A computed fold for a 119-nucleotide RNA from Brockia lithotrophica, annotated as SAM riboswitch aptamer (S box leader). Of the family's consensus pairs, 97% are formed in the model. Its Rfam family is "SAM riboswitch aptamer (S box leader)". About the family: The SAM riboswitch is found upstream of a number of genes which code for proteins involved in methionine or cysteine biosynthesis in Gram-positive bacteria. The sequence is in RNAcentral, with records from Rfam. The coordinates come from a structure-prediction model, not an experiment, and the mean pLDDT is 83.

[in-house]
RNA sequence: CUCUUAUCGCGAGCGGCGGAGGGACUGGCCCGAUGAAGCCCGGCAACCUGCCCCGUGUACGGCGCGGCGGGGCGAGGUGCUAAAUCCUGCAGGAGAGGCGUUCUCCUGGGAGAUAAGAG
Numbered sequence: 001c002u003c004u005u006a007u008c009g010c011g012a013g014c015g016g017c018g019g020a021g022g023g024a025c026u027g028g029c030c031c032g033a034u035g036a037a038g039c040c041c042g043g044c045a046a047c048c049u050g051c052c053c054c055g056u057g058u059a060c061g062g063c064g065c066g067g068c069g070g071g072g073c074g075a076g077g078u079g080c081u082a083a084a085u086c087c088u089g090c091a092g093g094a095g096a097g098g099c100g101u102u103c104u105c106c107u108g109g110g111a112g113a114u115a116a117g118a119g
Stems, first nucleotide, its partner, number of pairs: 001119008013041001015040003021031003025089001027087002042081003047077003050073007085111001090108007
């Protein structure tokens, strides 16, 4: 970097350093010297590992391990810590309005992010 699978409306500081930017991209709309990014500490979560508990077989002579299902802890590996992935970008549908411009909502898709696995 590519592919596969899962998840993305929950949760998380009134800390230190730092100094102007940030929210992927487009168009919006926001955040920011009452201090952005980044780093440290703290915190959240529970994808992977680990540990613990419960259940499960017409497998076995029996028991146990492993397997499978569920739950818990959060120690290790990541991740996350404004706003729904902040909204949106393509397609279809429903509605508002006399019509047009336009607006609102729903479904799917695309793009993106993260984890685990494969190449």